[in-house]
RNA sequence: AGGCGAGUAGCUCAACUGGCAGAGCGGCGGUCUCCAAAACCGCAGGUUGCGGGUUCAAGUCCUGCCUCGCCUGCCA
Numbered sequence: 001a002g003g004c005g006a007g008u009a010g011c012u013c014a015a016c017u018g019g020c021a022g023a024g025c026g027g028c029g030g031u032c033u034c035c036a037a038a039a040c041c042g043c044a045g046g047u048u049g050c051g052g053g054u055u056c057a058a059g060u061c062c063u064g065c066c067u068c069g070c071c072u073g074c075c076a
Stems, first nucleotide, its partner, number of pairs: 001072007010025004019056001027043005049065005
């Protein structure tokens, strides 16, 4: 330098053919307990990496860039 893949909640990951952004863990509150843990119930938490475009509608399609990983190559 080129090619491929990934980027979504604090973490790990879903989201089918473009049609209401979700789960587990974690956090907070409650029930229970002498206390705590476990269990159960509830709550909060999102610029879907950053711009631009297409569309009635974009996490999803097109495009530029950024970060990470893998592969190939060049110089030394």
A computed fold for a 76-nucleotide RNA from a Caldilineaceae bacterium, annotated as transfer RNA. It matches the Rfam family "tRNA". Rfam's curators write: Transfer RNA (tRNA) molecules are approximately 80 nucleotides in length. Its mean pLDDT, the model's own confidence on a scale to 100, is 83.